The part of an RNA shown here (small-subunit ribosomal RNA, 3' major domain) has 474 nucleotides and comes from Bacteroidetes bacterium OLB9.
It was read from a public genome assembly.
Model confidence (mean pLDDT): 85 of 100.
The source organism's lineage runs through Bacteria, Pseudomonadati and Bacteroidota.
Context: one part of a larger RNA
RNA sequence: UGACGGGGGCCCGCACAAGCGGUGGAGCAUGUGGUUUAAUUCGAUGAUACGCGAGGAACCUUACCAGGCUCGAACGCACGACGACAGGGGCGGAAACGUCCUCUUCUUCGGACGGCGUGCGAGGUGCUGCAUGGCUGUCGUCAGCUCGUGCCGUGAGGUGUCGGGUUAAGUCCCAUAACGAGCGCAACCCCCAUCUCUAGUUGCCAGCGGGUAAUGCCGGGGACUCUAGAGAAACUGCCCGUGUAAACGGUGAGGAAGGUGGGGACGACGUCAAGUCAUCACGGCCCUUACGUCCUGGGCUACACACGUGCUACAAUGGCGAGGAACAAAGGGAAGCUACCGCGCGAGCGGAUGCCGAUCUCCAAAACUCGUCUCAGUUCGGAUCGGAGUCUGCAACCCGACUCCGUGAAGCUGGAAUCGCUAGUAAUCGCAUAUCAGCCAUGAUGCGGUGAAUACGUUCCCGGGCCUUGUACA
Numbered sequence: 001u002g003a004c005g006g007g008g009g010c011c012c013g014c015a016c017a018a019g020c021g022g023u024g025g026a027g028c029a030u031g032u033g034g035u036u037u038a039a040u041u042c043g044a045u046g047a048u049a050c051g052c053g054a055g056g057a058a059c060c061u062u063a064c065c066a067g068g069c070u071c072g073a074a075c076g077c078a079c080g081a082c083g084a085c086a087g088g089g090g091c092g093g094a095a096a097c098g099u100c101c102u103c104u105u106c107u108u109c110g111g112a113c114g115g116c117g118u119g120c121g122a123g124g125u126g127c128u129g130c131a132u133g134g135c136u137g138u139c140g141u142c143a144g145c146u147c148g149u150g151c152c153g154u155g156a157g158g159u160g161u162c163g164g165g166u167u168a169a170g171u172c173c174c175a176u177a178a179c180g181a182g183c184g185c186a187a188c189c190c191c192c193a194u195c196u197c198u199a200g201u202u203g204c205c206a207g208c209g210g211g212u213a214a215u216g217c218c219g220g221g222g223a224c225u226c227u228a229g230a231g232a233a234a235c236u237g238c239c240c241g242u243g244u245a246a247a248c249g250g251u252g253a254g255g256a257a258g259g260u261g262g263g264g265a266c267g268a269c270g271u272c273a274a275g276u277c278a279u280c281a282c283g284g285c286c287c288u289u290a291c292g293u294c295c296u297g298g299g300c301u302a303c304a305c306a307c308g309u310g311c312u313a314c315a316a317u318g319g320c321g322a323g324g325a326a327c328a329a330a331g332g333g334a335a336g337c338u339a340c341c342g343c344g345c346g347a348g349c350g351g352a353u354g355c356c357g358a359u360c361u362c363c364a365a366a367a368c369u370c371g372u373c374u375c376a377g378u379u380c381g382g383a384u385c386g387g388a389g390u391c392u393g394c395a396a397c398c399c400g401a402c403u404c405c406g407u408g409a410a411g412c413u414g415g416a417a418u419c420g421c422u423a424g425u426a427a428u429c430g431c432a433u434a435u436c437a438g439c440c441a442u443g444a445u446g447c448g449g450u451g452a453a454u455a456c457g458u459u460c461c462c463g464g465g466c467c468u469u470g471u472a473c474a
Base pairs, nucleotide, nucleotide: 001474002473003471004470005469007468008467009466010465011464012463013462015458016457019421020420021419022418023417026312027311028310029309030308031307032306033305034303035302042053043052064298065297066296067295068294070292075121076120077119078118079117080116082114083113087102088101089100090099091098092097105112106111123287124286126285127284128283132281133280134276135275136274137272139270144183145182146181147180148179149178150159151158152157163174164173165172189264190263191262192261194232195231196230197229198228199227200226204221205220208219209218210217235258238252239250240249241248242247314414318373319372320371321370322369323368331362332361333360336355337354340351341350342349343348380411385406386405387404388403389402390401391400427450428449429448430447431446432445433444
């Protein structure tokens, strides 16, 4: 000077407490460990791995296994010959590949172009993340981390950065051997909330007119909503009180908003030799008819078991049936989204139409109303299996999703233990998108609908900040 303490003081955080809902029990989905396997590719693997890399494993992907082929599957340069290459057919073969036949360019005569041959460079998801760059997690959006000069000290170092008050904050004020400064904090940026201006179509419809069984349907209008540009606005600015001040208290005023209004983006110096050589790049090492590469098939989906994360439930605040002009937001759409009509119980199929979009379309559910079930392993639950189908795709055996009929498992709210959340939050309900032929999505990322409870308090658990104390640790 750090670090540590089952030392102390002050303080903070869904850290506890107070609440609400879960996990741990069941079935299934998915990831992992283990085991198995020809292979079950590799990595991650306290918190900070385990619905993670993977925003899509039937083939491909694919890195693994079995078998087959090889100056190469791809790329660059140079040289040489050919005139094509592509396409079509036959044979061998699982294909890759090999072989045979057929057909045959342009030209300004320099060449262009195409494949072929040769040479030189290849290629490697092989190793090392403890050789590295880049990127990322974490403490932690915590309030800290430093510098210049001065001063103190023999020196390592200290001071500033300590003290009192205050704050979300090393935020600010006062004091002060310190005075300033930098990175952090805050603000500048974006979304939401209010208003003004501009603009008025593909959006809107108050008033006027027309029209319809009904409809902004038509004329028309810019009022309103909305859309999206530009601005305004909030600053403890005003008032009362406390205080030297900073600041704090107030169901104060005004205001859409009040004390950082709510959310995002934004992550200091560093720590964990944290993660990644399998995105990429890169030093070194290693392989070269194989550790390269192409193809077919298999595997990554195995299954005595164990764990993590989820979904669906165990029901009456519920299930089922019917009804209706119920009510969203954000996104996507031409190899597409599809209105409408017909067929089908249905998944879908066949027609057909609009839309490259504020025009057309994908388009809600919970909720509401009526009826029924009356507490039962049930009209709860929907696993598992049988049958019949639809669709994508060369191809659904391993190993797809969806539909219909039948089947109808466990499960009666879950031990020890444990997780999330402080308000439009939790809980609950649906919708969209990326990836994508299809999909194992119950995942991820967004969107809106309905909409709570509780917080005495800081003793305790976890993590952290400042000061101090002890230390045989560094």